A computed fold for a 98-nucleotide RNA from Acetivibrio thermocellus, annotated as c-di-GMP-I riboswitch aptamer. The coordinates come from a structure-prediction model, not an experiment, and the mean pLDDT is 83. Rfam family: c-di-GMP-I riboswitch aptamer. Rfam links the family to the GO term cyclic-di-GMP binding. The sequence is in RNAcentral, with records from Rfam and Ribocentre. The same sequence occurs in records of 2 taxa.

RNA sequence: UAUGAAACAGGGCAAAAUCAUCGAAAGGUGAUGACGCAAAGCCAUGGGUCUACUGUUUUAAAACAAUGUUUUAAAGCUAUGAUCGCCAGGCUGCCAUU
Numbered sequence: 001u002a003u004g005a006a007a008c009a010g011g012g013c014a015a016a017a018u019c020a021u022c023g024a025a026a027g028g029u030g031a032u033g034a035c036g037c038a039a040a041g042c043c044a045u046g047g048g049u050c051u052a053c054u055g056u057u058u059u060a061a062a063a064c065a066a067u068g069u070u071u072u073a074a075a076g077c078u079a080u081g082a083u084c085g086c087c088a089g090g091c092u093g094c095c096a097u098u
Base pairs, nucleotide, nucleotide: 005098006097012037013036017032018031019030020029021028022027035085041091042090043089045088046087047086048083049082050081055077056076057075058074059073060072061071062070063069064068
């Protein structure tokens, strides 16, 4: 000096839930609140997961300028949305005893 295990000091963060707010949703933010966390600090780069406004396909119904357009409803697919408290990777970082 590095890694692993255990410990100490000052502390730090804040899951679920509730309320408010933003968002189509997933989810974010603030307050209350602590399940936990040595990177639960930062970065959506890769994988995973969640969502589907939009786009697209199918089906049904309706309208008509009519055999193909439009509208409505339902279902499938779709990330460009989200998650770093799912994992990997990158950057930074507190204590210094055994």